[in-house]
Context: one part of a larger RNA
C1' cells in the first nucleotide's frame, strides 16, 4: 500500500451520469391481496402470522382380530390393535428453530417493441432482426421464380385453402386527399423508330464511238461486266399518345382582411397546385428557439408525469392512435436495504513493500 473476503457506533443515497456495487429478500403452511384486462391473468401482487424438541387430545385413511347384515360372496356394513397422517393443548432449551449451505427485494408512473423467440464467434442483446396475423403482386403447371452453357435440378411426387416477390407486423379502432412526375398494368387506332426487304436517281471503271491532234496524245459520250453510294416504299419491341394505379416510388400551400373592449377569427378575397395533411396525437426516441408555459412530485427538479399548441421540421400498412400480458431494453418517483457516501477504522487471507 493493493487485492478478496468480514464486521460495524449515528445517521441511511447526503454517494453517483446512474443505489454502479453492496445490503436486503429468499423455502413451506395459513390469513390476505389493488388499478387494469385479451377475463386466461396481473398474482409468489402488495402486506402479515406460524415453523426446533418431548408429549398428545381429537379427528381422517388404511385396516388384522372381532361384531352385525343378507342376495352366502374374492359380498356390503361396523371396527379394537398395528401403521400412516393432523395435530388443540400442555412442557423444554438456546441470542437466535426454513438455526448452516441452498435460496424472489417491493411498488407506482411513462417511453419503444405485443408475446417465446434471434443478432454484431473477440467492445453493441437492443426499440435492431424474426414473428402470428394483415394488404398488394405474380404464378394454371414442363407455373412462376431460383442455380445450371446445357442436360437437368430445386420449386414439388406441391396445384391458387398452392407456391414466389413486396411491404406491414400479436390484438383494438382505423387507415383520409392527390394519378401531374417516376413506376407498373391496359390500349387492332396514329406519330416517330433498327437490322432486314426494296431498288429509284446517281457516281467510279472502259469495250466501242465521236472530236481534235504537234500522231505522243487529248477532250467527250459510252453498252455489258465489276463497283461505289443509295431515294420512295415495307417493317417490331419501345418511345410519344391515351386510360387505369398509392397497403406501388412518393406528395399532402401561400397572401390580405374580417367580430359591439382587447385578442383571436367561425367567414371573405386572391394568388398558386396533381392535391392541399383528414382522424388521431404533439416541445414528442420527432421542438432549432427552449430549462417553452401552466400545473404535480421536492426545502430546492435542464431530468419525469399531467395539460396548452406557436408541429423550426408528426400522421396515418415508410402504418396513426391506444393497448392486457412480457422485457438481463430505456427514463423518472417511492418503501425496504445498507460503508455508495458523512469518514474512515478494525479483523483474516494473498501479494506489494519497509527493516532484520
Nucleotide at each position: 500500500u493493493c487485492g478478496u473476503g468480514g464486521u460495524g457506533a449515528a445517521g441511511g443515497a447526503a454517494c453517483u451520469c446512474g443505489g454502479c456495487a453492496a445490503a436486503a429478500u429468499a423455502c413451506c403452511c395459513c390469513c390476505g391481496u389493488a388499478a387494469c384486462u385479451u377475463c386466461g391473468g396481473g398474482a409468489u401482487a402488495a402486506g402479515g402470522g406460524g415453523g426446533a424438541c418431548c408429549u398428545g387430545a381429537u379427528c381422517c385413511g388404511u385396516g388384522u382380530a372381532c361384531c352385525c347384515a343378507c342376495u352366502g360372496g374374492c359380498u356390503g356394513g361396523g371396527g379394537a390393535a398395528g401403521c400412516g397422517g393432523u395435530g388443540a393443548g400442555g412442557g423444554u432449551c438456546g441470542c437466535a428453530g426454513a438455526g448452516a449451505c441452498c435460496a424472489g427485494g417491493c411498488c407506482c408512473a411513462a417511453g419503444c417493441g405485443a408475446c417465446u423467440g434471434u443478432u454484431u464467434a473477440c467492445u453493441a442483446a437492443a426499440a435492431a432482426c424474426a414473428c402470428a396475423g394483415g394488404u398488394c403482386c405474380g404464378u394454371g403447371c414442363g407455373a412462376a421464380g431460383u442455380c445450371g452453357c446445357a442436360a437437368g435440378a430445386c420449386g414439388a411426387u406441391g396445384u391458387a385453402u398452392a407456391c414466389g416477390g413486396a411491404c406491414u407486423g400479436a390484438c383494438g379502432c382505423c387507415u383520409g386527399c392527390c394519378c401531374g412526375g417516376u413506376g407498373c398494368u391496359g390500349g387492332a387506332a396514329c406519330g416517330u423508330u433498327a437490322a432486314g426487304g426494296g431498288g429509284a436517281c446517281g457516281g467510279g471503271u472502259u469495250a466501242g464511238c465521236g472530236a481534235c491532234u504537234u500522231c505522243g496524245g487529248u477532250c467527250g459520250c459510252g453498252a455489258a461486266g465489276c463497283u461505289c453510294a443509295g431515294a420512295a416504299c415495307u417493317u417490331a419491341a419501345g418511345c410519344g399518345c391515351c386510360a387505369g394505379u398509392a397497403a406501388a416510388c412518393g406528395g399532402c400551400g401561400g397572401u390580405g382582411g374580417u367580430a359591439a373592449c382587447u385578442a383571436u377569427a367561425a367567414c371573405c378575397a386572391u394568388c398558386c397546385u396533381a392535391a392541399g395533411g383528414u382522424a388521431g396525437c404533439g416541445a414528442a426516441a420527432u421542438u432549432c428557439c427552449u430549462u417553452g408555459u401552466c400545473g404535480g412530485g421536492u426545502a430546492a427538479g435542464u431530468u419525469c408525469c399531467g395539460a396548452c399548441c406557436u408541429g423550426c421540421a408528426c400522421g396515418a400498412a415508410u402504418g396513426g392512435c391506444g393497448u392486457a400480458a412480457c422485457g438481463a431494453c430505456u427514463u423518472g418517483g417511492g418503501c425496504g436495504c445498507u460503508g455508495u457516501c458523512u469518514c474512515a477504522a478494525c479483523c483474516a487471507c494473498a501479494g506489494a513493500c519497509u527493516c532484520g